[in-house]
RNA sequence: GGCGGAGUAGCUCAGUUGGUUAGAGCAGCGGAAUCAUAAUCCGAAGGUCGGGAGUUCAAAUCUCUCCUCCGCUACCA
Numbered sequence: 001g002g003c004g005g006a007g008u009a010g011c012u013c014a015g016u017u018g019g020u021u022a023g024a025g026c027a028g029c030g031g032a033a034u035c036a037u038a039a040u041c042c043g044a045a046g047g048u049c050g051g052g053a054g055u056u057c058a059a060a061u062c063u064c065u066c067c068u069c070c071g072c073u074a075c076c077a
Base pairs, nucleotide, nucleotide: 001073002072003071004070005069006068007067010026011025012024013023019057029043030042031041032040050066051065052064053063054062
């Protein structure tokens, strides 16, 4: 350099013929319960969906470009 994969909540990950308000578990926070703590149960909060642009009535999802990470491969030495 070429090809492929990945980037969504603090962490690990779902989410496709594009379509209602983007979800789960864990963590953290508040509460219940307990003499108290843990476990358990309940509740609320938490998102530029990697950045930008384009297509569309409508984009996490399609197209282009850039960035980061991983794998394979080629060349030089």